RNA sequence: GGGAAUAUAACUCAACGGUAGAGUGUAUGCUUUGCAAGUAUAAGGUUAUUGGUUCAAAUCCAAUUAUUUCCA
Numbered sequence: 001g002g003g004a005a006u007a008u009a010a011c012u013c014a015a016c017g018g019u020a021g022a023g024u025g026u027a028u029g030c031u032u033u034g035c036a037a038g039u040a041u042a043a044g045g046u047u048a049u050u051g052g053u054u055c056a057a058a059u060c061c062a063a064u065u066a067u068u069u070c071c072a
Base pairs, nucleotide, nucleotide: 001071002070003069004068005067006066007065010024011023012022013021018055026042027041028040029039030038048064049063050062051061052060
């Protein structure tokens, strides 16, 4: 210098163009003499950024940024 992939909750990951979820973690309650474990509930998201297509975009398209990777 050229090509490719990825970006979603605190972490690891899902999600036919039509209400964004799970596990772990966090908080609270129950259970225990107490702790752990178990169980119920809750909080936690500008879906990397900007724009386009569409009645409707996490999803399709373009550009940018970051990371990883291949070739030279």
A computed fold for a 72-nucleotide RNA from Coscinodiscus wailesii, annotated as transfer RNA. Rfam family: tRNA. Rfam classes the family as a transfer RNA. NCBI's taxonomy places the organism under Eukaryota, Stramenopiles, Coscinodiscophyceae, Coscinodiscales, Coscinodiscus.